[in-house]
RNA sequence: GCAAACCAUCGGAAACGAUGGGACGCAAAGCUAUGGGGGCUAAGGUUCUGCAAAUGUAGCACUACGCCAGCCCGGCCGCCG
Numbered sequence: 001g002c003a004a005a006c007c008a009u010c011g012g013a014a015a016c017g018a019u020g021g022g023a024c025g026c027a028a029a030g031c032u033a034u035g036g037g038g039g040c041u042a043a044g045g046u047u048c049u050g051c052a053a054a055u056g057u058a059g060c061a062c063u064a065c066g067c068c069a070g071c072c073c074g075g076c077c078g079c080c081g
Stems, first nucleotide, its partner, number of pairs: 001026002006021006024070001030076003035073003038068003044063003048059004
């Protein structure tokens, strides 16, 4: 110097983010998600199943263009000694 959990408000389908409070920690806990790996969510989409006369509706699964830098490697900038 930064600011975890938690709390309040706002945004978001969610993950999560922003602001304020608050400190668990961090010598890069600065930036980079269009450098790579990994993780989270599933609105929308897809398959299947059930209900239904039908439009539909419910559920499981899959899916990122959404998200995580305080998960790891890398890149860039960087304080003191």
This is a predicted structure of an 81-nucleotide RNA (c-di-GMP-I riboswitch aptamer) from a mouse gut metagenome. It matches the Rfam family "c-di-GMP-I riboswitch aptamer". Its family is annotated with cyclic-di-GMP binding in the Gene Ontology. Of the family's consensus pairs, 100% are formed in the model.